[in-house]
This record gives sequence, C1' cells and structure tokens, in this order.
RNA sequence: GGUUCCUUGGCGCAGUCGGUGAGCGCGCUCCCCUGUCACGGGAGAGGUCGCGGGUUCGAGUCCCGCAGGAACCG
Repeated sequence: GGUUCCUUGGCGCAGUCGGUGAGCGCGCUCCCCUGUCACGGGAGAGGUCGCGGGUUCGAGUCCCGCAGGAACCG
C1' cells in the first nucleotide's frame, strides 16, 4: 500500500431483508427483605448508536469520506 471485518450507556454485547418506544447482562443509585452484610425482589438514572456528509417521508441499519482497532495479502 491492497482486501475484509469491527466501532451502540462505565464494561461486555444484541439490534445489519430501513419503519417510527434503542434493548439485554454486569456495574451504579434508591426502596423492600435482614439484627448487619451478602443473596433475593422492586424501581430508577445513564446512550445525539466513533466523527462529518449524502440518499430517503423515515437511517443504529444503505452509500461516501475521515479517525481508531483486528485479520489476511504484498
């Protein structure tokens, strides 16, 4: 340098035939339970879906560029 893939809450991921509530687990906060802690139960906060454009009535999802990462080839 070329090809392919990945980037979604603090962490690990799902959502990839575009359809209108962006979810799951862990973690965090509060409440219940307990003599206390843990376990268990309930509730809640936290994401402009890497960045910038484009297509579309509508984009996490499609297209282009950039950035970071991984594998292979040279």

Transfer RNA from Yimella lutea, 74 nucleotides, folded computationally. Taxonomically the source falls in Yimella (Bacteria, Bacillati, Actinomycetota, Actinomycetes). The prediction has a mean pLDDT of 81. Rfam family: tRNA. By type it is a transfer RNA. About the family: Transfer RNA (tRNA) molecules are approximately 80 nucleotides in length.